[in-house]
Context: one part of a larger RNA
């Protein structure tokens, strides 16, 4: 992991809710008794009146009206409704709360709360109580142990030296938490080996101490908020910031997982409030489901009408903000210049302040939308096959997302944050998109058979190597987008437009020619078309510039503008626009899904033709809803508008064991195993054959330790 057994809403009180039933102004008994599913017992409970804190006061046997079913056809009219009154409290009053025209209670069952271990497992802790110092801390008693060197403290002796203290040197001696080093005792480094090892700490080589604060047996002493520690929070039996075990204990856990058969029907939330040591959760609302009353209207949608409003935008008429200009407005107060002896005067720049021009604004408005709100009408749609509403029972949700589509706000920007709106996923499958929660198509009862959507149609792969006109030579492209490719640049190529040259000969090309005045003046060492300034005339030509480039020190040279011939049809410019290059840089070799394509298997435009979904038609079925029929189970109709679904809600079955009653079966073969057939939408249920050898089953009623794939689930096997 596999198999096979065990594995989770359970029992009891209370309360609320709904169904059944039984008796009803009443219901029922409890403990207990007993000839014990019978039957007695009315103590009590519960209702029959409320209101008020109390004290204490106390209620329509219906007065008016409307109205569903019904019954009837101007109505009547159970239940309901709506006025009226009425009881009590409050209050000066007025007006309010809360209650009145009789319905309840017992018992079953089902659904929920709360208590209680309360669907199962699962902490770490906490308290009690005992039981450990054969591991180890340390203290105490009695013992044991420590090769071999080295060194050489005092002390003494001798000799010398001194008046003496005392001192030198040789000797002796053997002193030390002394020295090297075995055993012994530790455990530094290799960050080595080992790594399911030999070992839950070991091996190897190294390394540290080795007469001491030393190591070592025995024996004793101290202990769980307690020892003991030369202190690590270390040890205290492989457990130590508080031992081990037993008990409270099924501690508690808003948290992780786990949670056992079927179909049906409807089907959500990740939002708004609230307090909470609250933000992994609760509570009340919203949303979901079911059932119940009630009895005629309702409003997601459209038109039109009438509202209110101050966004987009626009504006500059206020408010602020801002660049220039312009001024025969101001100034009591500013630099400068100028006049003057000074007072003081002009001028000018600045500074207020006004006009004119050209800008802005979330907290500017003289304007001002759409679109949304509101309400009212008429259309639609929905409703008596009961809607809106109301009232109950039981939920879940409370992290949500989006490369969608519209609108914001922050942020350079992001697969980015944070909003509103619609839609999608979540909990939605199928087809396309190479694969791909939100992207096209389209919502999937079941099972045939066609017809289309998107998207496709050389081969991988169903379906045109379909047909017309063109583009592109980059393999651009073969990508809908997410998953890029930008400004600029291009005499790559193909269009559109304008406008200019042209057979009185264009554009290109080639052949010739491109003078004279004059080396224009000027300036300058020089300056001759060609350093620089000015000026740029006239005259010969078929045409030639006071010179377009090169070159020279300054000429010289050479080209060009122009202009002849030679050829003999289109050339040339601007704007725009399509495809196409270039712009273009990333880490194993590589991606249009590949293959592979070039008048395409690209593009761009036009037609026809196929393929291709669970969409759509059809053809049978099921199942639900509803109506009719008929009644214990059922039938027939109808369903464009029913049958995708997680969290839930509600229905309805199926299986297993046990027990009442009632019917069967079995040695002419029971259960149980094993194969196979067949029936049902399914749990699952017949029937065959073999095995087996004694049971065992259906009907209904009742019970329940009633279904396993999951818990790192528990036992066992393997």
């Nucleotide at each position: 992991g596999c198999c096979g057994g065990g594995g989770a809403g359970u029992u009891u009180a209370u309360c609320c809710g709904a169904g059944u039933g039984g008796u009803g102004a009443g219901a029922c008994c409890a403990a207990g008794g007993u000839g014990a599913u019978a039957u007695c017992u009315a103590a009590g409970u519960c209702a029959u009146a409320g209101g008020g804190a109390a004290a204490c006061c106390a209620a329509c046997c219906a007065g008016c009206c409307c109205g569903c079913a019904a019954c009837a056809u101007u109505g009547u009219g159970a239940g309901g409704g709506g006025c009226g009154a009425c009881g009590u409290c409050u209050g000066a009053a007025a007006g309010g709360g809360c209650g009145u025209g009789a319905a309840a209670u017992c018992a079953c069952u089902c659904g929920g709360a709360u208590a209680a271990g309360a669907u199962g497992c699962g902490a770490a802790a906490c308290g009690c109580g005992u039981c450990g110092a054969u591991c180890u801390a340390u203290g105490c008693g009695u013992g044991a142990c420590c090769a071999g060197g080295u060194u050489g403290a005092a002390g003494c002796c001798g000799u010398g030296g001194g008046a003496a203290a005392c001192u030198a040197c040789g000797g002796u001696g053997g002193a030390g938490g002394a020295c090297c080093g075995a055993a012994c005792g530790g455990u530094u480094a290799u960050u080595g080996a080992u790594a399911u090892a030999c070992a839950a700490c070991u091996c190897a080589u190294u390394c540290c101490g080795c007469u001491g604060a030393g190591u070592u047996a025995c024996g004793u002493a101290u202990a769980g908020u307690a020892g003991u520690c030369a202190a690590a929070g270390g040890c205290u039996a492989a457990u130590c910031u508080a031992g081990g075990c037993g008990c409270g204990u099924g501690a508690u856990a808003a948290c992780a997982c786990a949670u056992u058969a079927a179909a049906g029907u409807c089907g959500a939330a990740g939002u708004g409030g609230a307090g909470c040591c609250g933000c992994a959760g609760u509570c009340c609302a919203g949303c979901g489901u079911u059932a119940a009353g009630c009895g005629a209207a309702u409003u997601a949608g459209a038109a039109u009408u009438g509202a209110a409003g101050g966004u987009a935008g626009a504006g500059u008429a206020c408010a602020g903000a801002a660049a220039g200009u312009g001024u025969u407005g101001g100034a009591a107060a500013g630099g400068g210049a100028u006049c003057g002896a000074a007072a003081g005067g002009u001028c000018u720049c600045g500074c207020c302040g006004c006009a004119c021009c050209a800008u802005c604004u979330a907290a500017c408005u003289c304007c001002g939308a759409a679109u949304g709100u509101c309400a009212a009408u008429u259309c639609a749609a929905u409703g008596u096959a009961g809607a809106c509403c109301u009232u109950a029972g039981c939920a879940g949700u409370u992290g949500g997302g989006u490369g969608g589509g519209u609108c914001g706000c922050c942020g350079u920007a992001a697969g980015g944050g944070u909003g509103a709106u619609c839609a999608c996923c979540g909990a939605g499958a199928a087809g396309c998109g190479a694969a791909u929660a939100a992207g096209c198509u389209u919502g999937a009862u079941u099972g045939g058979g066609g017809u289309u959507a998107a998207g496709g149609g050389c081969c991988c792969u169903a379906a045109a190597u379909g047909u017309c006109a063109g583009u592109u030579a980059a393999g651009u492209g073969u990508g809908a987008a997410a998953a890029u490719g930008a400004a600029g640049u291009c005499u790559g190529u193909c269009g559109u437009a304008u406008c200019g040259c042209u057979a009185a000969g264009a554009c290109a090309a080639u052949g010739u020619g491109a003078u004279g005045g004059u080396a224009a003046g000027c300036u300058u060492a020089g300056a001759a078309a060609c350093a620089g300034c000015u000026a740029c005339c006239c005259a010969u030509u078929a045409a030639a510039a006071a010179g377009u480039a090169c070159g020279u020190a300054c000429u010289a040279g050479u080209u060009u503008a122009c202009a002849c011939a030679u050829c003999g049809a289109g050339c040339g410019a601007u704007a725009c626009g399509g495809c196409g290059a270039u712009g273009a840089a990333a880490a194993u070799g590589g991606a249009c899904g590949g293959g592979g394509c070039u008048a395409a298997a690209a593009c761009u435009g036009a037609c026809u033709c196929c393929c291709g979904a669970u969409a759509c038609c059809u053809c049978a079925a099921a199942g639900c809803a509803u109506a009719c029929c008929g009644a214990u189970u059922g039938g027939u109709a109808u369903g464009a508008u029913c049958u995708g679904g997680u969290a839930g809600a509600c229905u309805u079955u199926c299986g297993a064991c046990c027990g009442g009653u009632g019917a069967g079966g079995g040695u002419u073969g029971a259960a149980g195993c094993a194969g196979g057939u067949u029936a049902g939408u399914g749990a699952u249920g017949a029937c065959c054959u073999g095995u087996g050898g004694a049971c065992c089953u259906c009907a209904u009623c009742g019970g329940u330790g009633u279904g396993u794939a999951g818990a790192u689930c528990c036992c066992g096997g393997u």
The part of an RNA shown here (large-subunit ribosomal RNA, domain II) has 718 nucleotides and comes from an archaeon. Its mean pLDDT, the model's own confidence on a scale to 100, is 82. Rfam family: Archaeal large subunit ribosomal RNA. Rfam links the family to the GO terms ribosome and structural constituent of ribosome.